Annotation
Predicted 3D model of a 72-nucleotide RNA (transfer RNA) from Nanoarchaeum equitans Kin4-M. Lineage of the source: Archaea > Nanobdellota > Candidatus Nanoarchaeia > Nanoarchaeaceae > Nanoarchaeum equitans. The prediction has a mean pLDDT of 83. A source record names the gene tRNA-His-GTG-1-1. It matches the Rfam family "tRNA". The RNAcentral record of the sequence draws on GtRNAdb.
RNA sequence: GCCCCCGUAGCUUAGUGGCAGAGCGCCGGGCUGUGGACCCGGAGGUCCCGGGUUCGAAUCCCGGCGGGGGCC
Numbered sequence: 001g002c003c004c005c006c007g008u009a010g011c012u013u014a015g016u017g018g019c020a021g022a023g024c025g026c027c028g029g030g031c032u033g034u035g036g037a038c039c040c041g042g043a044g045g046u047c048c049c050g051g052g053u054u055c056g057a058a059u060c061c062c063g064g065c066g067g068g069g070g071c072c
Stems, first nucleotide, its partner, number of pairs: 001071007010024004018055001026042005048064005
């Protein structure tokens, strides 16, 4: 330099055009002598950035940035 994959909540991730979900963690409550486990409820996401397509974009297209892999 060229090619491929990935980027969504604190972490790991689902969602491939029509209201952004889950597990763990966190907060509150229940239970308990206390805690853990368990049960109930809750907060938390400009979906990496910019532009385009579309009535509508996390999702499709282009460019950039970051991470991983391959080739010379």